[in-house]
A computed fold for an 83-nucleotide RNA from uncultured Allosphingosinicella sp., annotated as Glycine riboswitch aptamer. The prediction has a mean pLDDT of 77.
RNA sequence: GUGCGGGAGAGAGUGUUGCCUGAAAGGGCGGCGCCGCCGAAGGAGCAACCGCCCCGGAAUCUCUCAGGCAGACCGGACCGCAC
Numbered sequence: 001g002u003g004c005g006g007g008a009g010a011g012a013g014u015g016u017u018g019c020c021u022g023a024a025a026g027g028g029c030g031g032c033g034c035c036g037c038c039g040a041a042g043g044a045g046c047a048a049c050c051g052c053c054c055c056g057g058a059a060u061c062u063c064u065c066a067g068g069c070a071g072a073c074c075g076g077a078c079c080g081c082a083c
Base pairs, nucleotide, nucleotide: 001083002082003081004080005079006078011035013034014033015032016031017030018029019028020027021026036069037068038067042065043063044062045061049057050056051055
């Protein structure tokens, strides 16, 4: 690196708007905005630590730009097995 398996967290928030449905109250889905929240794609920062050692490599820590926050799908650091 490849294949298989496991793999979390966080608002079913709120306003507005469009569509569908309904007799109505309401319900469902989507767009935009606002606030809140998560860290395990990526990115950035410190620097524990490491090395061929004064030069390099650097996190599961920190930030949240990106990404994400009902379920499912996708993604997913990391772990196990095989090659």
Rfam family: Glycine riboswitch aptamer. Gene Ontology term of the family: glycine biosynthetic process. Of the family's consensus pairs, 90% are formed in the model. RNAcentral holds the sequence, with entries from MGnify.